RNA sequence: GCGGUCAUGGUUUAGUGGCAGAACAUCACCUUGCCAAGGUGGAAAUCGGGGUUCGAUUCCCCGUGACCGCA
Numbered sequence: 001g002c003g004g005u006c007a008u009g010g011u012u013u014a015g016u017g018g019c020a021g022a023a024c025a026u027c028a029c030c031u032u033g034c035c036a037a038g039g040u041g042g043a044a045a046u047c048g049g050g051g052u053u054c055g056a057u058u059c060c061c062c063g064u065g066a067c068c069g070c071a
Stems, first nucleotide, its partner, number of pairs: 001070007010024004018054001026042005047063005
């Protein structure tokens, strides 16, 4: 330099065009003499820009970053 894959709460991830989900973690409450465990509830995310579309996490382009391959 060229090509491919990936980017979603704090972390690990699901989501093939129509309300953004789960687990762990975190916070509050319940339970307990205390801790742990357990139960209930809350807060928290689509890498950036542009395009297509009535509508984009999803499809297309550019950029950034990570990984892999080729040179």
Molecule: transfer RNA
Organism: Candidatus Niyogiibacteriota bacterium